[in-house]
Annotation:
RNAcentral holds the sequence, with entries from Rfam. This is a predicted structure of a 75-nucleotide RNA (SAH (S-adenosyl-L-homocysteine) riboswitch aptamer) from Caldimonas caldifontis.
RNA sequence: CUCCAAGGAGCGUUGCAGCACCGGCCGCCGGCCGGUGUCAGGCUUGGAUUUCUUUUGCAACGACGCUCACCCGCG
Numbered sequence: 001c002u003c004c005a006a007g008g009a010g011c012g013u014u015g016c017a018g019c020a021c022c023g024g025c026c027g028c029c030g031g032c033c034g035g036u037g038u039c040a041g042g043c044u045u046g047g048a049u050u051u052c053u054u055u056u057g058c059a060a061c062g063a064c065g066c067u068c069a070c071c072c073g074c075g
Stems, first nucleotide, its partner, number of pairs: 002048006008068006016042001018038009041061001
């Protein structure tokens, strides 16, 4: 880097990065700019040879709106 798991879920809005396409440009196989479309787990933690049993403990965070779930308190 890639893959897997977890971080409660659904719907809608916006559109940064990324990606796809189109057009243009450059010192040209690498870049830059613009446009259109898509787009809110892209972050964190753990693991990556597989399986079983027992015990103990257990994070932080994620644009906006709505709904539900879960926890605590009050009525």
It matches the Rfam family "SAH (S-adenosyl-L-homocysteine) riboswitch aptamer". Its family is annotated with regulation of gene expression and S-adenosylhomocysteine metabolic process in the Gene Ontology. On this family, see Wang et al., Mol Cell 2008: "Riboswitches that sense S-adenosylhomocysteine and activate genes involved in coenzyme recycling".